A computed fold for a 78-nucleotide RNA from a Desulfobulbaceae bacterium, annotated as c-di-GMP-I-GGC riboswitch aptamer. It was read from a public genome assembly, where an Rfam model found it. The coordinates come from a structure-prediction model, not an experiment, and the mean pLDDT is 88.

[in-house]
RNA sequence: UUCGAUAAAGGCAAACUUGGGGUGACCUGAGGACGCAAAACCACGGGCCAGAAAAGACUGGCAGCCGGGUUACCGAAA
Numbered sequence: 001u002u003c004g005a006u007a008a009a010g011g012c013a014a015a016c017u018u019g020g021g022g023u024g025a026c027c028u029g030a031g032g033a034c035g036c037a038a039a040a041c042c043a044c045g046g047g048c049c050a051g052a053a054a055a056g057a058c059u060g061g062c063a064g065c066c067g068g069g070u071u072a073c074c075g076a077a078a
Stems, first nucleotide, its partner, number of pairs: 002078001003075002011036002016031006034064001040070003044067003047062005
């Protein structure tokens, strides 16, 4: 550096409930834990969702959909 333990110390928080914001997807405070070795950060590519009845374009959203980039605790086995 890769890697990821029946290790140690910790961390985050799905669904749902509730306060607030938004046309909406969704975001955020509190509660709550399904899970997560990057479930930390970044919309660069793909995908999905919304504005909207449909296609295209445009605008917005999802990082806990996949890929990629940046940073990071610990040190078993390999």